The prediction has a mean pLDDT of 76. Two RNAs folded together computationally: RNase P RNA and transfer RNA, 435 nucleotides in total. Rfam match: Bacterial RNase P class A.
């Protein structure tokens, strides 16, 4: 100079007039948007609901090991690939369990293939011309992708057919590391084993749903309902009655809802009486702001993080506050605004500054 | 606030095991007509909302974004 990563700030003082929240006897005092409040992608808390059980389906996740209330989040490494480097980036299980697809081009596209070449044999011919059988994946040619590479051996011509060396796959040891995995030593296979799983699928692991318009407490008008108890159906079996029936004890349905996929599983209703008196809406208030809180110091960890002490209380609206002007001085102020609450991620951001490494 | 769909030519719509992006109205030019309208021919027009990945190859799988609609008959 270029650049890499990890941070912080991201208008600042001062007057005034306001606005929301809590306080005062009192307009008396104090407080009053992020770093992303935002997309609503992820995980929880927290609330309902017929406790949420078992099977099929369905989601979603996927190297190791550690954080964490969990997580698809972070730390740290491993591998793999991008960069000249710091350093970035992986959906990074499994394609020798199956099943699919590989357009168009080329000969042949997945138990391979003969279009040009090259060789051989036969037959023809002025001519290895031309027909016609056969061998060959060493050359050319096509295509994202042509069934290891280079050297020899060996053949008509070739060809892992053989052989070296090298790559690659399998089995076994040893060392090193919790572990992915790396080293190294040997046996073994001529290489069978293209690609794709963000195509079905297969292996392991997770998941019950819905969300503050969740919930809950008060409580007009207008309708007429709620809740709790017991009995109701068919069967068999004793009892008691002339009989009809009546009482007890047992066992056992079916149908329609709901459990937001489908079967079982479980609830209710199919249905009377008796007792009680409240239930919903508008509206009102709660839930709602003190928590996996925040700051600082110290110890454990490489870090994520955790642990101790000390200080602090930091917006809470519900037609919805957080803003207006005026001075000052400069770099002349970006992306953007709280709605139950965190922990993450992705996405938007003018500029300023801090720290550590690279070329 | 929460939760559910959609975007393709100027409009309105297709496009399936991923494999040359099409049709119908309209828009231009030709013909037919004294003209025009209607028919007939023939043409053009597409960063498939945007960027990024998976893949040989993406409207089609995947992830981030944009913008738009369901408005009490999506949810009180």
């Nucleotide at each position: 100079g270029a650049g890499u990563u990890a941070g912080c700030c991201g208008g600042a003082c001062a007057g005034u007039c306001g606005c929301u929240u809590g306080u005062u006897a009192a307009c008396u005092c104090a407080a009053g948007a992020g770093g992303a409040a935002a997309g609503u992608c992820c995980g929880a808390a927290c609330u309902u609901c017929u406790c949420a059980g078992g099977g099929c389906a369905g989601a979603g996740c996927g190297c190791u090991g550690g954080c964490u209330a969990a997580c698809g989040g972070c730390c740290a490494g491993g591998u793999g690939u991008u960069g000249u480097g710091a350093a970035g980036c992986a959906a990074c299980g499994g394609a020798a369990a199956g099943u699919g697809c590989a357009a168009c081009a080329g000969a042949a596209a997945a138990u391979a293939u003969a279009c040009c070449g090259c060789c051989c044999c036969g037959g023809u011919u002025u001519a290895u011309u031309c027909c016609g059988g056969g061998g060959u994946a060493a050359g050319g040619g096509u295509g994202a992708a042509a069934u290891g590479g280079u050297g020899g051996u060996g053949u008509a011509a070739g060809a892992g057919a053989c052989u070296a060396c090298c790559g690659c796959g399998u089995g076994g040891g040893c060392u090193g590391g919790u572990g992915a995995c790396a080293g190294c030593c040997u046996g073994c296979g001529g290489c069978a084993c293209u690609g794709u799983a963000a195509a079905c699928c297969c292996c392991g692991c997770u998941c019950g749903a819905a969300g503050a318009a969740a919930g809950g407490c008060a409580a007009a008008a207008u309708a007429g309902g709620g809740a709790a108890g017991c009995g109701c159906c068919c069967g068999a079996a004793a009892c008691c009655u002339u009989u009809u029936g009546g009482u007890u004890u047992u066992g056992g349905a079916a149908a329609a809802g709901a459990u937001g996929g489908c079967c079982c599983g479980u609830c209710u209703u199919u249905u009377g009486u008796u007792u009680c008196c409240g239930g919903g809406u508008a509206u009102g208030c709660c839930g709602u702001u003190g928590g996996a809180u925040a700051u600082a110091u110290u110890c454990a960890g490489u870090a994520a993080u955790g642990a101790a002490u000390a200080u602090a209380c930091u917006a809470g609206a519900u037609g919805a506050a957080u803003g207006g002007c005026u001075g000052u001085a400069c770099a002349a102020g970006a992306c953007a605004g709280a709605a139950u609450u965190c922990g993450g991620c992705u996405u938007a951001c003018a500029g300023g500054u801090u720290a550590a490494c690279u070329c | 606030g929460g939760g559910c769909c959609g975007u393709u030519a100027g409009c309105u719509c297709a496009a399936u095991u991923g494999g040359c992006a099409g049709a119908g109205c309209a828009a231009g030019g030709g013909a037919c007509u004294c003209u025009u309208a209607a028919u007939c021919c023939c043409u053009a027009g597409g960063u498939u909302g945007g960027a990024g990945g998976u893949u040989c190859g993406a409207u089609u799988c995947c992830u981030c974004c944009a913008c738009g609609g369901c408005u009490c008959a999506c949810c009180a």